[in-house]
This is a predicted structure of a 75-nucleotide RNA (transfer RNA) from an uncultured bacterium. It was read from a public genome assembly. Rfam family: tRNA. By type it is a transfer RNA.
RNA sequence: GCUGCUAUAGCUCAGUGGUAGAGCACCUCCUUGGUAAGGAGGAGGUCCUGGGUUCGAGUCCCAGUAGCAGCUCCA
Numbered sequence: 001g002c003u004g005c006u007a008u009a010g011c012u013c014a015g016u017g018g019u020a021g022a023g024c025a026c027c028u029c030c031u032u033g034g035u036a037a038g039g040a041g042g043a044g045g046u047c048c049u050g051g052g053u054u055c056g057a058g059u060c061c062c063a064g065u066a067g068c069a070g071c072u073c074c075a
Base pairs, nucleotide, nucleotide: 001071002070003069004068005067006066007065010024011023012022013021018055026042027041028040029039030038048064049063050062051061052060
C1' cells in the first nucleotide's frame, strides 16, 4: 500500500428498514441468624464519526477513524 472482518449499556454480545435488547456487573426490596445461591423491581445508550438513499436507517450505500487478520513492496 491492497483486501476482508469488526465497532451497539461498565464487560461479553444479540438485533429481519418500523418503540434499541440479553447475560454478567451495579442499586433497591424479598428470602436467610448472616453470606452465597434464588426471586422481584430499578438505573444505565452520541448504536465509532460525517454524508447519502428512504415516509422512516443500529440495519442499505459512500467516505473517514480505530482495532484485528491476510497478502504485497522496501529496508